c-di-GMP-I riboswitch aptamer from a Deltaproteobacteria bacterium, 95 nucleotides, folded computationally. Model confidence (mean pLDDT): 85 of 100. It was read from a public genome assembly, where an Rfam model found it. Rfam family: c-di-GMP-I riboswitch aptamer. From the family's description: GEMM was predicted in a large-scale screen for bacterial structured RNA regulatory elements.
RNA sequence: GCUCGAAAAAGGCAAAUCAUCCGAAAGGGUGAGACGCAAAGCCACUGGCCUAAGUCCUGAACUUAUUGAUCGGAUAAGGUAGCAGGGUUGCCGGG
Numbered sequence: 001g002c003u004c005g006a007a008a009a010a011g012g013c014a015a016a017u018c019a020u021c022c023g024a025a026a027g028g029g030u031g032a033g034a035c036g037c038a039a040a041g042c043c044a045c046u047g048g049c050c051u052a053a054g055u056c057c058u059g060a061a062c063u064u065a066u067u068g069a070u071c072g073g074a075u076a077a078g079g080u081a082g083c084a085g086g087g088u089u090g091c092c093g094g095g
Stems, first nucleotide, its partner, number of pairs: 002095004012037002017032006035082001041088003045085003048080003054075004059071002062068001
């Protein structure tokens, strides 16, 4: 340097849930808590997935009509690194 994670040691992270804060939501921060994790460290670059504030729509419906708010549909510039790939850094041990 490459590759692997059977046994071991030092340690590390922390799902669900609860409290609280941020957010339109998805989701995230902090504390408690451990389902799991050898990169469950870091990065939204690619694909997937989640959400739809804003924007758009021959849509529905209210309205004399316009405006406008409501419902429905589309949409990420919002998320997810504990969905996978990729990038990057790294502990211990085997080969």